The prediction has a mean pLDDT of 82. The RNA shown here (transfer RNA) has 72 nucleotides and comes from a bacterium. The sequence was found in a public genome assembly. Its Rfam family is "tRNA". Rfam's curators write: Transfer RNA (tRNA) molecules are approximately 80 nucleotides in length.
This record gives sequence, structure tokens and C1' cells, in this order.
RNA sequence: GGGUGAGUAGCUCAGUGGUAGAGCUUUCCUCUGAUAAGGGAAAGGUCGAAGGUUCGAUUCCUUCCUCACCCA
Repeated sequence: GGGUGAGUAGCUCAGUGGUAGAGCUUUCCUCUGAUAAGGGAAAGGUCGAAGGUUCGAUUCCUUCCUCACCCA
């Protein structure tokens, strides 16, 4: 220098155009003589950044940033 993939909650990851979810963690409640397990609820997201297409973008297109890998 060229190419491929990834970036979404504190962590691990879903989500192929129609108001963003699960598990774990944290807090509260319940259950128990008590603890753990179980059950219920809550909190937590400018979906890496900026533009474009569209009635509508986490999703499609362009550029950039970070990381990993491959070629030279």
C1' cells in the first nucleotide's frame, strides 16, 4: 500500500427497512427460621463518527475512526 471481518446496555451477544432485545451483573420486592436457589420488578443504549437514499435506517450506500486477520 491492497483486501476481508468486527464495532449495539457495565460484560457476552441477538436483531437483513417499521417505536432496540436476551442472558449475566447491579438494586428493590417476594419466598425461607436463615442462606443459597427460585419467582417478580426496576435501572442501565445519542446502535463507533459524519453524510446520503427512503415516508421511515441499528439494517442499504459513501467517507472517516478503532480493533483483528490475510496478501505484498